[in-house]
RNA sequence: ACUCCGUUUGAUCCUGGCGGAGGCCACUGCUAUGGGGGUCCGACUAAGCCAUGCAAGUCGAACGGGCCUUGUGCCCGUGGCGAACGGCUCAGUAACACGUGGACAACCUACCCUGGGGUCCGGGAUAACCCCGGGAAACUGGGGCUAAUCCCGGAUAGGCGAGGUCUCCUGGAAUGGGGCCUCGCCGAAAGGUCUUUUGACCGCCCCAGGAUGGGUCUGCGGCCGAUUAGGUAGUUGGUAGGGUAACGGCCUACCAAGCCUACGAUCGGUACGGGUUGUGAGAGCAAGAGCCCGGAGACGGGGCCUGAGACAAGGCCCCGGGCCCUACGGGGCGCAGCAGGCGCGAAAACUCCGCAAUGCGCGAAAGCGCGACGGGGGGACCCCCAGUGCCACUCCGUAAGGAGUGGCUUUUCCGGAGUGUAAAAAGCUCCGGGAAUAAGGGCUGGGCAAGACCGGUGCCAGCCGCCGCGGUAACACCGGCAGCCCGAGUGGUGGCCGCGUUUAUUGGGCCUAAAGCGUCCGUAGCCGGUCCGGUAAGUCUCCGGUGAAAGCCCGCAGCUCAACUGCGGGAGUAGCCGGAGAUACUGCCGGACUUGGGGCCGGGAGAGGCCGGAGGUACCCCCGGGGUAGGGGUGAAAUCCUGUAAUCCCGGGGGGACCACCUGUGGCGAAGGCGUCCGGCUGGAACGGGCCCGACGGUGAGGGACGAAAGCCAGGGGAGCGAACCGGAUUAGAUACCCGGGUAGUCCUGGCCGUAAACGAUGCGGACUUGGUGUUGGGGCAACCUCGAGUUGCCCCAGUGCCGAAGGGAAGCCGUUAAGUCCGCCGCCUGGGGAGUACGGCCGCAAGGCUGAAACUUAAAGGAAUUGGCGGGGGAGCACCACAACGCGUGGAGCCUGCGGUUUAAUUGGAUUCAACGCCGGACACCUCACCGGGGGCGACGGCAGGAUGAUGGCCAGGUUGAUGACCUUGCCUGACGAGCCGAGAGGAGGUGCAUGGCCGCCGUCAGCUCGUACCGUGAGGCGUCCUGUUAAGUCAGGCAACGAGCGAGACCCGCGCCCCUAGUUGCCAGCGGGUCCCGUAAGGGACGCCGGGCACACUAGGGGGACCGCCAGCGAUAAGCUGGAGGAAGGUGCGGGCGACGGUAGGUCCGUAUGCCCCGAAACCCCCGGGCUACACGCGGGCUACAAUGGCCGGGACAAUGGGUACCGACCCCGAAAGGGGGAGGUAAUCCCAUAAACCCGGCCGUAGUUCGGAUCGAGGGCUGCAACUCGCCCUCGUGAAGCUGGAAUGCGUAGUAAUCGCGGGUCACUAUCCCGCGGUGAAUACGUCCCUGCUCCUUGCACACACCGCCCGUCACGCCACCCAAACGGGGUUCGGAUGAGGCCAUGGCCUCUGGCCAUGGUCGAAUCCGGGCCCCGUGAGGAGGGCGAAGUCGUAACAAGGUAGCCGUAGGGGAACCUGCGGCUGGAUCAC
Repeated sequence: ACUCCGUUUGAUCCUGGCGGAGGCCACUGCUAUGGGGGUCCGACUAAGCCAUGCAAGUCGAACGGGCCUUGUGCCCGUGGCGAACGGCUCAGUAACACGUGGACAACCUACCCUGGGGUCCGGGAUAACCCCGGGAAACUGGGGCUAAUCCCGGAUAGGCGAGGUCUCCUGGAAUGGGGCCUCGCCGAAAGGUCUUUUGACCGCCCCAGGAUGGGUCUGCGGCCGAUUAGGUAGUUGGUAGGGUAACGGCCUACCAAGCCUACGAUCGGUACGGGUUGUGAGAGCAAGAGCCCGGAGACGGGGCCUGAGACAAGGCCCCGGGCCCUACGGGGCGCAGCAGGCGCGAAAACUCCGCAAUGCGCGAAAGCGCGACGGGGGGACCCCCAGUGCCACUCCGUAAGGAGUGGCUUUUCCGGAGUGUAAAAAGCUCCGGGAAUAAGGGCUGGGCAAGACCGGUGCCAGCCGCCGCGGUAACACCGGCAGCCCGAGUGGUGGCCGCGUUUAUUGGGCCUAAAGCGUCCGUAGCCGGUCCGGUAAGUCUCCGGUGAAAGCCCGCAGCUCAACUGCGGGAGUAGCCGGAGAUACUGCCGGACUUGGGGCCGGGAGAGGCCGGAGGUACCCCCGGGGUAGGGGUGAAAUCCUGUAAUCCCGGGGGGACCACCUGUGGCGAAGGCGUCCGGCUGGAACGGGCCCGACGGUGAGGGACGAAAGCCAGGGGAGCGAACCGGAUUAGAUACCCGGGUAGUCCUGGCCGUAAACGAUGCGGACUUGGUGUUGGGGCAACCUCGAGUUGCCCCAGUGCCGAAGGGAAGCCGUUAAGUCCGCCGCCUGGGGAGUACGGCCGCAAGGCUGAAACUUAAAGGAAUUGGCGGGGGAGCACCACAACGCGUGGAGCCUGCGGUUUAAUUGGAUUCAACGCCGGACACCUCACCGGGGGCGACGGCAGGAUGAUGGCCAGGUUGAUGACCUUGCCUGACGAGCCGAGAGGAGGUGCAUGGCCGCCGUCAGCUCGUACCGUGAGGCGUCCUGUUAAGUCAGGCAACGAGCGAGACCCGCGCCCCUAGUUGCCAGCGGGUCCCGUAAGGGACGCCGGGCACACUAGGGGGACCGCCAGCGAUAAGCUGGAGGAAGGUGCGGGCGACGGUAGGUCCGUAUGCCCCGAAACCCCCGGGCUACACGCGGGCUACAAUGGCCGGGACAAUGGGUACCGACCCCGAAAGGGGGAGGUAAUCCCAUAAACCCGGCCGUAGUUCGGAUCGAGGGCUGCAACUCGCCCUCGUGAAGCUGGAAUGCGUAGUAAUCGCGGGUCACUAUCCCGCGGUGAAUACGUCCCUGCUCCUUGCACACACCGCCCGUCACGCCACCCAAACGGGGUUCGGAUGAGGCCAUGGCCUCUGGCCAUGGUCGAAUCCGGGCCCCGUGAGGAGGGCGAAGUCGUAACAAGGUAGCCGUAGGGGAACCUGCGGCUGGAUCAC
């Protein structure tokens, strides 16, 4: 110093990457440039090229000369000092280049300082100048004169070297210094100015010392790559010499053969290094621009002179390339100095002023010079400070805010003066004027602060760092408005640090997420038991030195503050050097010990390994015998074998492979792996003993050995099995799964390979930390004993399993056999894909193995667990929209009806598996009506045209038209508005059921769905709701970390069934009385509720009772309940219905209505006529009628219920053959009517026939409704009489008053029913089960699914784009080796000359550059080839995920369009059943 947030999921936790928020740097968009102070500005790319000017001179007090306007004058030259500094740049350089600390006993240092000494004698040349030449120029030659602080000779001082000598000095050490003696070598000096001489000053020479600056050596420190592992010939050392200021292999000759390297040599790549800078809490990471220190470079390269100093930016020579001049003979140039130009680029300034200051060179000085420097100009380079106004009132505005009026202030701005400066400018001070001159950028879906505003757009255009927005109502695009953040700035792009404990030293991991080497041995390295002594290297403390300045921190001070600057102090932890001390720990040395480790002894265990021998069953083949028609194989088959006798049985022989039972949850081994018996050889471990050694140990980079299966080489062998292959099946196909054959191989010997799900997906060693229970080996003790290597129990050690405390973990789980707590060592990981690929290297006979990237691409890829859903997983339960059993149908025919399709001007639209299709109550003649054709009409309200010169409305006639004062013609009446334009409306069956309400279907004839509290889990979530029994039921009972509760189920409501009560008209009539009618002579009987009367019955419609497993028996836990029985009208929810949980299905409906938005608005509104929805080559659904005799037809006869009725039902009468017509009582309805129910019963006919079945179709006549039946209604009668003789695959409904069958009523309705909704009549068969099919519920399991299996997903092929790999060949660059040519330098020798020097020749050596050839490395182009990635809707299949329909995966081998298939061995990261 401690901050997270978004993003993998339906949700969760974790791993992990990506992205966002911070700071800094470069460029850039928009905006600003009002002002002040400070800093930076062609570093990044081209160390690319440069026009022009300037950037180093100075000294007359060293010297000679020239010129005159004679002056402290100017100019030329000689000479001296300087020009080796300063300034620029960062190419090269991985190095003693730099940093830091040392060393020089191996060195130099001009000018400066200090001390000492000296400055004597003599000689010479030359430039300028003069004369004469050459040349275009640059420049240059000859002759002549001359001076010096120019040059030379001699002397002295002195220096250097050698030898000897001195216990003289310093020192760790003399190779250093000193004294003395001897010898040798070298060998100094310059003057000038002033002064009256003396002298002063400036110089000059020598020696010694100092200072300053440098040279050299060295410890340590700081990049990447091992796909660079070996490098090295002057290489390493020695001797001698050369060279240098100086050591040295720096160089040469000779001798030796060394030297460096895993602590990374060499090679390659990259890079100036440091102080420091950015960031960070820090550790660290990244950087090295400006400024300072050091280095290096000056067009590329080499060499050299001068000099104290250079191998020299504005010096010389040469080579190379470039540019320029040229008279073609020759010459010249080098901005990585300042400015400036071109080029390059995303990217960077004026050809300014001045030497006033600072500083440097020269000079005695004055001074001169300086693009160093000091100033100014330009640049949104950075930092700092400030401003763009303030107040009041009024008006507009909901507000935010805006406008106006008045007032205030003046930093800045404008004008002026002074000061300021080298000169200016700025600034500062004062005066005057005037709110005047000054605000933008980004953002507003989440992260992330600020819009649920409007308009536009409609998966388009676009946005987006990431997630993601946009497909008609976009808070996400574009614009407006509003808001948020920052503000002279604000955004973008790229880079760095942080965030990232995401490379983890601080501070991570590796069972399953990425990650333990297949196993062992072992080298280096790292680590190391107990005790004693020593030492003091590590370690610690103290002292001294160093750690430049700037920078950083603190304080003070100066510019008005600040930035900035000055001064002082601190920090600079570190590091390095020197010194003193401490000794616990580590190291080192010495000594001792036994517990680690090893050895030895003992008896046991074991599929440990190798070799030899023996045996056994099965199998195959052969022979012999017996025997006959099949065998074999499968889901079913076929191929196949068999009459030349198979299969089968018996006997005999041969062959190869293997080793059942024992066998275990067991044993052994390092792993791979190891299984009949006996023998031989041999490895290891455990236990027991505690005798010996005495730390001998642990791990282990490299390295070595071993290493399943497959595969390879050579030789054998070959029974069975069996890749490939060949057949047979299966299939759409079947290169598979299944079947029949079958080659390699499997086996043996020898040799390779070296991999695997080589797994416990868990490296090795050691220590520590509760337990329980099996089992194997060994040991100890005890008991029993049928005494046997017997049985049992307890304890210890070692091994091997299971369960589990603490603890750990994301969880699953691990848990003394750790995945716990610690120590040591090794290996490995750092998002997914590309890819274990490419290239390179090593290994291999090959297959291939080991090592092992990048471009590019991607927002995730993953682990564990949760809830669902799903499974050609399992278990349990259930359902006639499941099966089984049974009955009747549909599917075939004709017709009706709906749908698709097609057709059409239109055939309006919706609904499409169950859950669309006689559905939208949807039976359409017009209407309906939404469609088509044609025609006509309509604008509330506002504004503007127009309007008493008549708007508007109405009307006769004619015209127009299918028709119409709608329009037109002519005219009449009316009397104020106004549809021509703009806006805005009414209306819309126009759009959106993916914007909605409401209602409905289906899941659901289901039994589920939740809540509160507690508990469990980090969490999603679980528990409860699970288990057992039971139920129609999450129904109930019992158990249980749950205890309760709610919505559902049930209860409840309605109808039906039994009984009772109440009530009695319009209903009823048993009994009583009467009446009428009929039969009968009568008695009497019958009919009619007609009357009195009655309410018993029936009925009606209100109430109540009744059924609860209550009783009995059995079963069951004495429970819940189940089975049977009794009673009962009825039983185990009595039967039927109403009622439909939480929710889901973007299910259906905008065309019932409602309704958001969009659209039309004189047409998509309103009206009318006609047509269409009724079409018809077809396909499908639902139904009706049938195919007949259980029937049809004729005649006669019987019995309902629900309902409906005033624009209605209509008795009855009449007419008609009927449909129907004409009248018409009664009925607003338990009253009247519709209204004869039909099947059924009785009798008769028909006689198996396309019929007396069947009625389609068509013809004729008639009737009804309606404005109107042509398209296109219904009915009646007559005639016509079609298909059809029981319906393929498939499929529907039904479990009792049900199916089947029969009719009746109602709805719609003017008319029209085979539809729908109801009603009653007749009235079965079969099951009393099951989960096989279809589905539902619960539990469980697997999952890569979660828009949830109609899911997900793999590979080839096709198309497009992109990057990479291979590649004949071509091109370029670098480096290295060899050769050739060879500028030039150095050395030696000789020669020549104009002789302090130069030239030439020869030899040696170094050697740039160029050319040739070879090696290596890098880059580019590249026909073609190979794979890879990415890309809304392409092709083929279905490999994987559920047992994914053949479990999957790993290694290997073969095969195949492809995913893949098959063989062999292995793994569980396989479901299920069983054990």